Record summary: The RNA shown here (transfer RNA) has 72 nucleotides and comes from Elusimicrobia bacterium RIFCSPLOWO2_01_FULL_59_12. Rfam family: tRNA. Rfam's curators write: Transfer RNA (tRNA) molecules are approximately 80 nucleotides in length. RNAcentral holds the sequence, with entries from ENA. The coordinates come from a structure-prediction model, not an experiment, and the mean pLDDT is 84. Taxonomically the source falls in Elusimicrobiota (Bacteria, Pseudomonadati).
RNA sequence: CGGGCCGUAGCGUAGGGGUAGCGCGCUCCCUUGGGGUGGGAGAGGUCGCGGGUUCGAUUCCCGCCGGCCCGA
Numbered sequence: 001c002g003g004g005c006c007g008u009a010g011c012g013u014a015g016g017g018g019u020a021g022c023g024c025g026c027u028c029c030c031u032u033g034g035g036g037u038g039g040g041a042g043a044g045g046u047c048g049c050g051g052g053u054u055c056g057a058u059u060c061c062c063g064c065c066g067g068c069c070c071g072a
Stems, first nucleotide, its partner, number of pairs: 001071007010024004018055001026042005048064005
């Protein structure tokens, strides 16, 4: 310098046009003498950043940033 893949909650990840879920973790309640386990409820996301297409973008297109890999 060129190419490929990835970037979504604190962590790990799903979703590939119609306002984002799951597991772990966190908070509260029940259960216990207390804790753990178990059960119930809840909070937490500018979907890396900027632009474009679209009635509508996490999703499609372009650029940039970051990570990993390959080639030179």